[in-house]
Molecule: c-di-GMP-I riboswitch aptamer
Organism: Armatimonadota bacterium
RNA sequence: UUCCGACAAAGGCAAACCCGAUCCGCAAGGCGGGGACGCAAAGCCACGGGCCCAGGAGAAACCUGGGUAGCCGGGUUUCCGAA
Numbered sequence: 001u002u003c004c005g006a007c008a009a010a011g012g013c014a015a016a017c018c019c020g021a022u023c024c025g026c027a028a029g030g031c032g033g034g035g036a037c038g039c040a041a042a043g044c045c046a047c048g049g050g051c052c053c054a055g056g057a058g059a060a061a062c063c064u065g066g067g068u069a070g071c072c073g074g075g076u077u078u079c080c081g082a083a
Stems, first nucleotide, its partner, number of pairs: 004081002012039002017034004023030002037070001043076003047073003050068007
C1' cells in the first nucleotide's frame, strides 16, 4: 500500500415516526428541528439495472421529465489497524 473488518479506540451518519399558523414541489420526494431502526463508507456521484412519481400514447409495449445513493452494481474520496 492492497485485501479484510475486531465484544478494540476516537469519532461519524441517521430509518420509522413527530413538528414546520410563510419551508420547496402537482407528486414521488427534498429541506430544517426532534428522534435512534440501523449503517465500515448509511461520505459524494444518476453511469447501468430496479423501484417510485408526473405527463404523453395506448391492448400491451413504449416515449419524455423528475426522484430514490439507507435497492443493487459501478466510479471516486476517506478514520482505525486486531485476526